[in-house]
Record summary: A computed fold for a 112-nucleotide RNA from a marine eukaryotic metagenome, annotated as SAM riboswitch aptamer (S box leader). RNAcentral holds the sequence, with entries from MGnify. Its mean pLDDT, the model's own confidence on a scale to 100, is 82.
């Protein structure tokens, strides 16, 4: 700068932890995590195809944009929305403290 509510999991070797923090609240001895192998997912990069810009006298190239198709090849993923919440703000309940929500925005991740 873009995306981040969809999508995809089997065997080996090992064995106790793992989802960033913190708080929640989950996964895990019916095997965590980590390592090797093999499968998938998804379409960033990558091809191809149409349209339409730019550029050009003007057309080919070249580039840029929407759109649809590929999946050999580099990335990336395959428990929960990035598992929620953590900052501001909406909205509905409530006498008040408050409480609730596939609510919006930013912030910090995260992959490209």
């Nucleotide at each position: 700068c873009a995306u981040c509510a969809a999508g995809a999991c089997c065997g080996g070797c090992u064995g106790a932890g793992g989802g960033g923090c913190a708080g929640g609240c989950c996964c895990u001895u019916u095997g965590a995590a980590g390592c090797c192998g093999g499968g998938g997912c998804a379409a960033c990069c990558u091809u191809u195809g149409a349209a339409g810009g730019u550029c050009c006298a003007c057309g080919c190239a070249a580039u840029c944009u929407u759109c649809a198709a590929a999946a050999a090849g580099g990335u990336g993923c395959c428990a929960a929305u990035u598992c929620c919440u953590g900052c501001g703000g909406g909205a509905a309940c409530c006498a008040a403290g408050g409480u609730u929500c596939g609510c919006c925005g930013a912030a910090a991740g995260a992959u490209g």